[in-house]
């Protein structure tokens, strides 16, 4: 990187280093020197996958010692259509879509 599938309302942050930007994205709207991005230690959260435990099997419940990712501001932050409900306006809710993460499986 490119297909295929499965989930995104819920969870979890300290030091140290360093020093201006950062939430993928035009925009909005927010975070930031009361320190952003990165890096490194150590912690935590979850339970995708392997492994453990019920279960004859599929399939389903379960814990989280161990291996492998992910993840630890705001729902993927918010957006696009359709429908429905209120307003003077913003708005709320419901499907359905596109983008984008992550895993798991293949080129």
């Nucleotide at each position: 990187u490119u297909c295929u599938u499965a989930u995104c309302a819920a969870g979890a942050g300290a030091g140290a280093c360093u020093g201006a930007g950062g939430g993928a994205u035009u925009g909005g709207c927010c975070c930031a020197a009361u320190g952003a991005a990165g890096u490194c230690u150590c912690a935590g959260c979850a339970a995708c996958c392997g492994g453990c435990c019920u279960u004859u099997a599929a399939g389903a419940a379960g814990a989280a010692a161990c291996g492998g990712u992910g993840c630890u501001a705001a729902u993927u932050c918010c957006a696009u259509a359709g429908g429905c409900g209120a307003u003077a306006a913003g708005c709320g809710c419901c499907u359905a879509g596109a983008a984008g993460a992550u895993g798991a499986g293949a080129a």